[in-house]
Small-subunit ribosomal RNA, 3' major domain from an uncultured bacterium, 472 nucleotides, folded computationally. The coordinates come from a structure-prediction model, not an experiment, and the mean pLDDT is 81. It matches the Rfam family "Bacterial small subunit ribosomal RNA".
Context: one part of a larger RNA
């Protein structure tokens, strides 16, 4: 000097406490163990793996596997030879690949030939999600939006090293003030940067309003949209404090004390993760660990955990009527209408390359009515039957729809998790990936909207002083 202690003080944080939903019991979804298996590819494992990598596994993806093939190769660059590429049809086969017939002669040329593209043959070489993340970059994760982590010069010590950066107050913050053998200054806090909240001003088209001729005039007053500008600084008043930073409490204001929320992660720590995103060193294979096809598998299923969605029901289910949203996507494409049909959809089609036109009726709520406390008009697995759709193809293994079945479940042991305001809780919408989906997942957008916090004793975890150590 650090590190650790069931050592001290002093502070913080959804860390306790106060509160409010949950998880743990049921079905299913959905990831990981384990078992199974010809394979059920591989990673990712305390917090900080386990709806993670995968913003989508039927073929493809696919790295496994069992089968058939292929060896300068699926792909690159170089040599030479021949042939223009390329197109269709038949035929072995599960295709891959193979044989067999027809069609065809482009383009630039200095007519030698050139560019492309297949065929053959040698050779360098390709190629490898084989293997080391304890050999690496490059990126990510976590301590942690934690308030700390350093250097110069001085100056103390014989050195390691301290000093500053400890002290007294203060802050969300090594924020700031005072003091002081320290003056300084960087990285880190803020602040600058984006969004939401107020006002002004400027512009109107495809919005907004008004009027009839219902497709057209007409307005710039709000509402909206998007440029520009003002606005919040402990500015101002009072108290308290050391005459200080500063704190309480008023006023004004849409907004008050970092208005809120997002970007942004300081030296570093974990030989933390990732050689399968993607580079790369060293090692392997090199008629195979490459590499093309078909089929399967990754979807198994005694069990065990995580994460989630749906319930168990009257503050409800169910039927009818009625009202309000935000943000988004769209020409291989969203698709109005009308029509067929109980639906899923199916025909046919008008507008939109979108403030125009469509997705697209928001739901939870309101208002009538039915159930009357039951394993029920609750739950809807899990099953048979007939349909749709998408695609070469839905047996293994996709989604929907109708009808029929109606399981387990009456609130959940020990334990545990997230939440402090437009949050928690409830409700529906939308993308992304996508040919279709296993999305209840994950990104987002809005409606409705609460309770509680005495307090720091105590559990975690983290910060500064300081003390003990046979620890480094």
């Nucleotide at each position: 000097u650090g590190a650790c202690g069931g050592g001290g003080g002093c502070c913080c944080g959804c860390a306790c406490a106060a509160g409010c939903g949950g998880u743990g019991g049921a079905g299913c979804a959905u990831g990981u163990g384990g078992u199974u298996u010809a394979a059920u590819u591989c990673g990712a494992u305390g917090c900080a793996a386990c709806g993670c990598g995968a913003a989508g596994a039927a073929c493809c993806u696919u790295a496994c596997c069992a089968g058939g093939g292929c060896u300068u190769g699926a792909c690159a660059u170089a040599c030479u030879a021949c042939a223009a590429a390329u197109c269709u049809u038949u035929u072995c086969g599960a295709a891959a690949u193979g044989a067999a017939a027809g069609a065809g002669u482009g383009c630039c040329u200095u007519c030698g030939g050139g560019a492309a593209u297949g065929u053959a043959g040698a050779u360098a070489c390709a190629g490898g999600u084989g293997g080391u993340g304890c050999a690496u970059g490059g990126c990510u994760g976590u301590c942690g939006u934690c308030a700390g982590c350093u250097c110069g010069u001085g100056u103390c010590g014989u050195g390691a090293g301290a000093u500053g950066u400890u002290g007294g107050g203060u802050u969300a913050a090594g924020u700031c003030c005072c003091g002081c053998a320290a003056c300084g200054a960087g990285c880190g806090c803020a602040a600058c940067c984006c969004u939401c909240g107020u006002u002004u001003u400027u512009a109107g088209u495809u919005g907004c309003c008004a009027a009839u001729u219902u497709a057209u005039u007409g307005g710039g007053u709000u509402u909206u949209u998007a440029g520009a500008a003002a606005g919040a600084c402990u500015g101002c008043c009072g108290g308290u404090g050391a005459c200080a930073a500063a704190c309480c409490g008023g006023a004004g204001g849409a907004a008050g004390g970092u208005g809120a929320g997002g970007a942004u992660g300081a030296c570093g720590u974990c030989a933390a993760g990732u050689c399968a995103g993607c580079a790369u060193g060293c090692c392997c294979c090199u008629u195979a660990u490459g590499u093309c096809c078909u089929g399967g598998g990754c979807c198994a299923c005694a069990c065990a955990c995580g994460u989630g969605c749906u319930a168990c029901a009257a503050u409800g289910a169910c039927a009818a009527a009625g009202a309000c949203a935000a943000a988004g996507a769209g020409u291989u494409g969203c698709a109005a209408g009308u029509u067929c049909g109980c639906g899923a959809g199916g025909a046919u089609a008008a507008g939109c390359u979108a403030a125009u036109c469509u997705c697209a009726u928001a739901a939870a709520c309101u208002u009538u009515g039915u159930c009357c406390c039951a394993g029920u008009u609750c739950g809807g697995a899990u099953u048979g039957u007939a349909g749709g759709c998408u695609g070469c193809a839905a047996c293994u293994c996709g989604c929907c729809u109708a009808c029929a079945u109606g399981a387990a479940g009456u609130u959940g042991g020990a334990a545990u998790c997230g939440c402090u305001a437009g949050u928690a809780a409830u409700c529906g919408c939308u993308g992304g990936u996508c040919a279709g989906c296993u999305a209840u997942a994950c990104a987002g957008c809005g409606g409705u909207g609460a309770a509680u916090u005495c307090g720091u004793u105590c559990c975690c975890g983290g910060g500064c002083c300081u003390u003990g150590u046979a620890c480094a």